[in-house]
RNA sequence: UAUCAAGAGUGGCUGAGGGAACGGCCCUGUGACGCCUGCCAACCUACCCGUGUCGGGCAAGGUGGAAAAUCCGGCAGACCUCGUCUGAAAGAUA
Numbered sequence: 001u002a003u004c005a006a007g008a009g010u011g012g013c014u015g016a017g018g019g020a021a022c023g024g025c026c027c028u029g030u031g032a033c034g035c036c037u038g039c040c041a042a043c044c045u046a047c048c049c050g051u052g053u054c055g056g057g058c059a060a061g062g063u064g065g066a067a068a069a070u071c072c073g074g075c076a077g078a079c080c081u082c083g084u085c086u087g088a089a090a091g092a093u094a
Base pairs, nucleotide, nucleotide: 001094002093003092004091009037011036012035013034017027018026019025022073023072024071039065040064043062044061045060047057048056049055050054070090075087076086077085078084079083
């Protein structure tokens, strides 16, 4: 600085936790977390094409991802209270 409502297994091993923290609310022996494997995506590298500081393609390499919007909230603002929306903060990834 950019992105975070898209996408991704009926597989194998293991066996009790997991969703960042806090508060909620959830997932989980109909198997969590983790590992392997396959998969998704296309940020970086490589390669290909074009009208070449850009755009398109590819998916070999480096990362990343695969419950729920980053699961929701906390802070600020707008709207008519419940609440809805927008933004911030925090976080994640490159």
SAM riboswitch aptamer (S box leader) from a soil metagenome, 94 nucleotides, folded computationally. Its Rfam family is "SAM riboswitch aptamer (S box leader)". Rfam links the family to the GO term regulation of gene expression.